Small-subunit ribosomal RNA, 3' major domain from a metagenome, 477 nucleotides, folded computationally. The prediction has a mean pLDDT of 83. Its Rfam family is "Bacterial small subunit ribosomal RNA".
[in-house]
Context: one part of a larger RNA
RNA sequence: UGACGGGGGCCCGCACAAGCGGUGGAGCAUGUGGUUUAAUUCGAAGCAACGCGAAGAACCUUACCUGGACUUGACAUGUACCGGACCGACUGUGAAAGCAGUCUUCCCUUCGGGGCCGGUAUGCAGGUGUUGCAUGGCUGUCGUCAGCUCGUGUCGUGAGAUGUUGGGUUAAGUCCCGCAACGAGCGCAACCCCUAUAUUCAGUUACCAGCGGAUAAUGCCGGGGACUCUGAACAGACUGCCGGUGGUAAGCCGGAGGAAGGUGGGGAUGACGUCAAGUCAUUAUGGCCCUUACGUCCAGGGCUACACACGUGCUACAAUGGCCGGUACAAUGGGAAGCAAUACCGCGAGGUGGAGCAAAUCCUUGAAAACCGGUCCCAGUUCGGAUUGGAGUCUGCAACUCGACUCCAUGAAGUAGGAAUCGCUAGUAACGGCAGAUCAGCUACGCUGCCGUGAAUACGUUCCCGGGCCUUGUACA
Numbered sequence: 001u002g003a004c005g006g007g008g009g010c011c012c013g014c015a016c017a018a019g020c021g022g023u024g025g026a027g028c029a030u031g032u033g034g035u036u037u038a039a040u041u042c043g044a045a046g047c048a049a050c051g052c053g054a055a056g057a058a059c060c061u062u063a064c065c066u067g068g069a070c071u072u073g074a075c076a077u078g079u080a081c082c083g084g085a086c087c088g089a090c091u092g093u094g095a096a097a098g099c100a101g102u103c104u105u106c107c108c109u110u111c112g113g114g115g116c117c118g119g120u121a122u123g124c125a126g127g128u129g130u131u132g133c134a135u136g137g138c139u140g141u142c143g144u145c146a147g148c149u150c151g152u153g154u155c156g157u158g159a160g161a162u163g164u165u166g167g168g169u170u171a172a173g174u175c176c177c178g179c180a181a182c183g184a185g186c187g188c189a190a191c192c193c194c195u196a197u198a199u200u201c202a203g204u205u206a207c208c209a210g211c212g213g214a215u216a217a218u219g220c221c222g223g224g225g226a227c228u229c230u231g232a233a234c235a236g237a238c239u240g241c242c243g244g245u246g247g248u249a250a251g252c253c254g255g256a257g258g259a260a261g262g263u264g265g266g267g268a269u270g271a272c273g274u275c276a277a278g279u280c281a282u283u284a285u286g287g288c289c290c291u292u293a294c295g296u297c298c299a300g301g302g303c304u305a306c307a308c309a310c311g312u313g314c315u316a317c318a319a320u321g322g323c324c325g326g327u328a329c330a331a332u333g334g335g336a337a338g339c340a341a342u343a344c345c346g347c348g349a350g351g352u353g354g355a356g357c358a359a360a361u362c363c364u365u366g367a368a369a370a371c372c373g374g375u376c377c378c379a380g381u382u383c384g385g386a387u388u389g390g391a392g393u394c395u396g397c398a399a400c401u402c403g404a405c406u407c408c409a410u411g412a413a414g415u416a417g418g419a420a421u422c423g424c425u426a427g428u429a430a431c432g433g434c435a436g437a438u439c440a441g442c443u444a445c446g447c448u449g450c451c452g453u454g455a456a457u458a459c460g461u462u463c464c465c466g467g468g469c470c471u472u473g474u475a476c477a
Stems, first nucleotide, its partner, number of pairs: 001477002003474003007471007015461002019424005026315008034306002042053002064301007073124001077123008088103006106115003126290002129288003135284001137279003140275001142273001147186006153162003166177003192267004197235001199233005207224002211222003238261001241255005317417001321376006333364003338357002343352003383414001388409007430453007
């Protein structure tokens, strides 16, 4: 100087407390461990691995296994030699790949050759083989915590100290005051984006107040530029104003005005560093290793196994509910090998057909919870839907291993979950649906967004966990 302490002081955080909803019990989905297996490819391992890489494992993917094949090779480039176009079509064998063969068939030229392709040979290719403890790059984490340092000066023999400590204050090393310090840098904040209000400008595909027309009805038409909205500019919030408090400071408390008030709400943004944290399987890359195989191609299988254990979720156990009928209100998005309306067929998944739309125009798209009426009457039920049987639909060469969905039948566990444990402070939690990426299809109950309905509680900081500053002890470095 640090680190540590079941030392002290001060302070903060959904850290506790106060509340609301869960997990842990059940069934299922999904990931992991274990076991099994020819293979169940590999990685991730407390927080910070385990719905993680994977925003899509039937083939492909695919790296694994079994079997069948290839050896300058699936891919790149150089040289030498030989031959011929390449492409395409076909035959035999075969599960395919491959192997063996048949047919057809060039361009330029200074006639030396060149282009293109195939073959042979040789330099080489190739490796998701190994080392993340050889590395780059990227990422997680402490933590959006308020810290981490430097120059000069001063002090100390020196390591170092001071500054950065102290008194206040703040979300903040934020600001003020003081001080052997004076300044500065990286962080904080601000500058950026979205959102909440208004004004101006601009109105098509959006809108329709007033005027006119038309209809069974509808901005449907003429038109309008008011409103909503769209999208560009600008304004607005700065403790600016008032009162109190404080040291005449920084600030804090209350109030006015205001759409918004003290960081308005959200996002992007992550200092010096820590964990030899993660990744050689995104890619790049040193060393090592394989080279008729640890490379490459193909078929089939596996990654989907199942005495069991754990994590993350979904659906429930019901009456604040289930079922039936009626009726209302969104936003974000996506669409051409696409989204698909009206119509018809089917109980339905879906099918036929195809208007319109590269989309504020058309489609996806009638959101659901909610509300109104009816029914059920507390039961393993009109709760719950697992499982199983049958019949189908769709995608796709192909749904046996191993897809989703529909209909009929079946109707398991489950009556609120032990010890323990998680999330959340407001348009939040909880509840409800919608969209998108990936994608032929889908294992999505996942993920990323969007809107609808919309709470309770916080006395307080003693305690648990994590963190910051000062100080103290130390047989630790």